[in-house]
RNA sequence: CAAGUUCGUCAGGUGAUCGCGUGCGGCGGCGGGAAACCGUCGGCUGCCCGAGGAAAGUCCGCUCUCCAUAGGGUACGGUGCUGGCUAACGGCCAGAUCGGGGCGACCUGAUGGUAUAGGGCAACAGAGAGGGAUAUUGCCACGCAAACUCGUUUGCGCGGCGAGGGUGAAACGGUGGUGUAAGAGACCACCGGCGCGGUCAGUGAUGAUCGCGGCUGGGCAACCCCCACCGGGAGCAAGGCGAAGCAGGCGCAUUGGGGCGACCCGUCCCGCAAAAAGCGCCGGGUAUGCUGCUGGACGGCACGAGUAAUCGUGCUGCUAGAGAGAUGAUCACCCCCGACAGAAAGCGGCUUAUCGACGAACUUGGACG
RNA sequence: GCCCCCGUAGCUCAGUGGAUAGAGCAGCGGCCUCCGGAGCCGUGUGCGCGAGUUCGAGUCUCGCCGGGGGUA
Numbered sequence: 001c002a003a004g005u006u007c008g009u010c011a012g013g014u015g016a017u018c019g020c021g022u023g024c025g026g027c028g029g030c031g032g033g034a035a036a037c038c039g040u041c042g043g044c045u046g047c048c049c050g051a052g053g054a055a056a057g058u059c060c061g062c063u064c065u066c067c068a069u070a071g072g073g074u075a076c077g078g079u080g081c082u083g084g085c086u087a088a089c090g091g092c093c094a095g096a097u098c099g100g101g102g103c104g105a106c107c108u109g110a111u112g113g114u115a116u117a118g119g120g121c122a123a124c125a126g127a128g129a130g131g132g133a134u135a136u137u138g139c140c141a142c143g144c145a146a147a148c149u150c151g152u153u154u155g156c157g158c159g160g161c162g163a164g165g166g167u168g169a170a171a172c173g174g175u176g177g178u179g180u181a182a183g184a185g186a187c188c189a190c191c192g193g194c195g196c197g198g199u200c201a202g203u204g205a206u207g208a209u210c211g212c213g214g215c216u217g218g219g220c221a222a223c224c225c226c227c228a229c230c231g232g233g234a235g236c237a238a239g240g241c242g243a244a245g246c247a248g249g250c251g252c253a254u255u256g257g258g259g260c261g262a263c264c265c266g267u268c269c270c271g272c273a274a275a276a277a278g279c280g281c282c283g284g285g286u287a288u289g290c291u292g293c294u295g296g297a298c299g300g301c302a303c304g305a306g307u308a309a310u311c312g313u314g315c316u317g318c319u320a321g322a323g324a325g326a327u328g329a330u331c332a333c334c335c336c337c338g339a340c341a342g343a344a345a346g347c348g349g350c351u352u353a354u355c356g357a358c359g360a361a362c363u364u365g366g367a368c369g
Numbered sequence: 370g371c372c373c374c375c376g377u378a379g380c381u382c383a384g385u386g387g388a389u390a391g392a393g394c395a396g397c398g399g400c401c402u403c404c405g406g407a408g409c410c411g412u413g414u415g416c417g418c419g420a421g422u423u424c425g426a427g428u429c430u431c432g433c434c435g436g437g438g439g440u441a
Base pairs, nucleotide, nucleotide: 001365002364003363004362005361006360007359008358009357010356012334013333014332015331016330017329018328020050021049023047024046025045026044027043028041029040030039031038032037052340056351057350059349060348061347062346063345064235065234066233067232071265072264073263074262076231077230078229079228080227081095082094083093084092085091096111097110098109099108100107101106112226113225118224119223120220121219137164138161139160140159142157143156144155145154146153147152148151173191174190175189176188177187178186192216193215194213195212196211197210198209199208200207201206239291240290241289242288248282249281250280251279252278256270257269258268259267298317299316300315301314302313303312304311305310335338370440371439372438373437374436375435376434379394380393381392382391387424396412397411398410399409400408417433418432419431420430421429
């Protein structure tokens, strides 16, 4: 210098004019009131403030609110290596084992059950595919027959065999030897795998190492299942207080009705006999005001603890909050010529979209010293 | 705003993880007819997209995309 990897930051700027929304103030209109004053306005005006890193998808986790202060079990759903962080999480950080990609920095996937609780799956091909399975081509002994070059070949039968060939995604360890008619963990040595036991290191997952056992095929639990842990349900259109409006009907009794939006238990509420009230179901009415509503598990800096995620202390900063729904337009100048995209109760994550610019550390290649 | 559901041929739907994904209607071509219809024969088109699990994915898992419905 070029090409990259990881982590982090930013997301055009300045000025002028016009416009929009909340809040506060002033003026005005309307209503109430004796007045002070209060309420209200889709009236005017001044000042402050006014979208994001994803505001998005709504995929997880929580706060909050109601259902009973949300209890036990079953079902259902979710998560799943180890240690830590966190309010919590399926998130984050660090580490372990096994894979995949890259020359590399690095990125990425999986991992409860060694599939020895049990059930199940494996099409086609192939002789044989789930059980200690299989005999097609083959190898070999024996018997019979035939041939001739007279101890070999061929055919048939009956047995033995799992080494070579072949099929398949997958065919029951590998190398060398002993052994045998031919062979074979049948036996032996070494290596691989599995199981059991020990020692050392580590908080742990696990790693290193030693010994024993011929024990010697595997795959799929992102199939059921089993184990451990977690989860009560609904959602701000939750919910609360008003105003307006309407039409009622049905069910409910001691072995009752309902809460418990899957079931059982348990528990609570109502009621125990006229009506009323209550609870549940159906039907009808309303589409309005206020509230919930935004300052919080918040951001920045410094110091400290920690490999890190994160935490602690101190200082400091911060007003979007609508309800048909605001944050825009025009002009000028500058630069690298501006991408994806717009809050609706709030917060922490994940995922997806995104023109580019900058900083730090590292990798590979080249040049020069 | 919140909560659900669906995506297979042009349309409506089937489809235990297994060979080349089917059915009806529609379409196209041929036969028949003077022409059309009906009838008969034949035929094409495809799992919304991208990863992963698996020997193998329309089906299982995850993430996107598109469409529809409900709720004061």